[in-house]
Molecule: transfer RNA
Organism: Pseudopedinella elastica
RNA sequence: GCGGGCAUAGUUUAGUGGUAAAACCCUAGCCUUCCAAGCUCGUGAUGGGGGUUCGAUUCCCCCUGCCCGCU
Numbered sequence: 001g002c003g004g005g006c007a008u009a010g011u012u013u014a015g016u017g018g019u020a021a022a023a024c025c026c027u028a029g030c031c032u033u034c035c036a037a038g039c040u041c042g043u044g045a046u047g048g049g050g051g052u053u054c055g056a057u058u059c060c061c062c063c064u065g066c067c068c069g070c071u
Base pairs, nucleotide, nucleotide: 001070002069003068004067005066006065007064010024011023012022013021018054026042028040029039030038047063048062049061050060051059
């Protein structure tokens, strides 16, 4: 220099165009003499920009970061 893949919550993963799901973590409550465990509730996310579309996490382009291959 060229090509390919990935980017969703603090972490790990789902989600093939129609109000983003769950686990762990965190907060609060219940339970317990206390702690742990267990039960219930709650907060919090689509890397950035543009395009297509009535509507984009999803499709297209560019940028950024990470990984792999070629030279």